About this RNA:
This is a predicted structure of a 344-nucleotide RNA (Bacterial RNase P class A). The sequence was found by an Rfam model in a public genome assembly. The coordinates come from a structure-prediction model, not an experiment, and the mean pLDDT is 75.
RNA sequence: GCAGUCGGACGGUCUGUCGCCUUUGCGUACGCAAAGGAGGAAAGUCCGGGCAACACAGAGCACUCCACUUCCUAACAGAAAGCUGUCUGUGAAGGCAGAGUAAUGCAGAAGAAAAUAACCGCCUGCAAAGGUAAGGGUGAGAAGGUGGGGUAAGAGCCCACCGGCCGUACAGCGAUGUGCGGGCCGUGCAUCUUGGAGGUUGCAAGUUCAUGUAAACCGGCAUUUGAGGGUUGCUCGCCCAAGCCGGAGGGUAGAACGCUUUAGCUGUGUGGUGACAUACAGCAUAGAUGAAUGACAGACGCCCUUUCAGGGUACAGAACCCGGCUUACAGGCCGACUGCUUUU
Numbered sequence: 001g002c003a004g005u006c007g008g009a010c011g012g013u014c015u016g017u018c019g020c021c022u023u024u025g026c027g028u029a030c031g032c033a034a035a036g037g038a039g040g041a042a043a044g045u046c047c048g049g050g051c052a053a054c055a056c057a058g059a060g061c062a063c064u065c066c067a068c069u070u071c072c073u074a075a076c077a078g079a080a081a082g083c084u085g086u087c088u089g090u091g092a093a094g095g096c097a098g099a100g101u102a103a104u105g106c107a108g109a110a111g112a113a114a115a116u117a118a119c120c121g122c123c124u125g126c127a128a129a130g131g132u133a134a135g136g137g138u139g140a141g142a143a144g145g146u147g148g149g150g151u152a153a154g155a156g157c158c159c160a161c162c163g164g165c166c167g168u169a170c171a172g173c174g175a176u177g178u179g180c181g182g183g184c185c186g187u188g189c190a191u192c193u194u195g196g197a198g199g200u201u202g203c204a205a206g207u208u209c210a211u212g213u214a215a216a217c218c219g220g221c222a223u224u225u226g227a228g229g230g231u232u233g234c235u236c237g238c239c240c241a242a243g244c245c246g247g248a249g250g251g252u253a254g255a256a257c258g259c260u261u262u263a264g265c266u267g268u269g270u271g272g273u274g275a276c277a278u279a280c281a282g283c284a285u286a287g288a289u290g291a292a293u294g295a296c297a298g299a300c301g302c303c304c305u306u307u308c309a310g311g312g313u314a315c316a317g318a319a320c321c322c323g324g325c326u327u328a329c330a331g332g333c334c335g336a337c338u339g340c341u342u343u344u
Base pairs, nucleotide, nucleotide: 001340002339003338004337005336006335007334008333010331012300013299014298015297016296017295018294020037021036022035023034024033025032026031039315043326044325046324047323048322049321050320051202052201053200054199058236059235060234061233063198064197065196066195067194068082069081070080072078083098084097085096086095087094088093099193100192103191104190105189106188107187119136120135121132122131123130124129144162145161146160147159148158149157163185165182166181167180168179169178170177171176206257207256208255209254217247218246219245220244221243228240229239230238231237262284264283265282266281267280268279269278270277271276301313302312303311304310
């Protein structure tokens, strides 16, 4: 200098004219002034909650999710830091997986045979027959692998180095790691087993007020012998309940609240590898309701380039709120690390 990996933050500002919304003050009203006004994802609606209503009485069966260790959090299927296995990359690094095996079932087809193995082959033998699982073949998988010895030929038969399993000592909070030792040890998939979590619906939730023209008509069921409703999905049980379900028809779509001070944000100190916790100080930063937060003009900022000039300025817009996850993004910036090249 070029290329890359990981992490973090930014992604706009000012002036003028006009136009909006909220709050406050002044003002009889009309209006005037001041302060403020869309994000890092507001998006997807995938999780977790706060809050609200109904329940709050569970039990059984089912269903869904989580599943290595420790730790953070209000909580989570989330985050942080690690462990083991495996794959990709020269590398920095990135991806996937992670509770258990006592039991049951399947392994079609191929193959001699799928765990009580023997087709070809090898050895012994005149033959019959016997021995063998090292070599070949089929297969996802063939009795743990490689090498050596030994043998009639072979085999953990023996030895060495490994893998798996078990035991033990040390280190670690732990998952695990390292050392020593042991006897030789089928594979895959599915069912299953174990532990934990799960009440439902969701701001179109709900609360209150105002208005009544149809508080009427028809049919069915029911009136404490309980119709109907709630309880994840079902059953039982329990709770509420005097009306409920359906048809046709009429009226209304109004107002206020919920609605923004929160598990809030910023700065500094302390502790921690870190997510984060804690103490002190400071700040108040939209609340619309068919939906405001803008339009025009000029000048900047940042970036690209051929550095005069010209071009670009992305993804995208609150709707009860918060913590995560996922996805989109013109353009550069900061930090750590890796590779290549050149010079000293």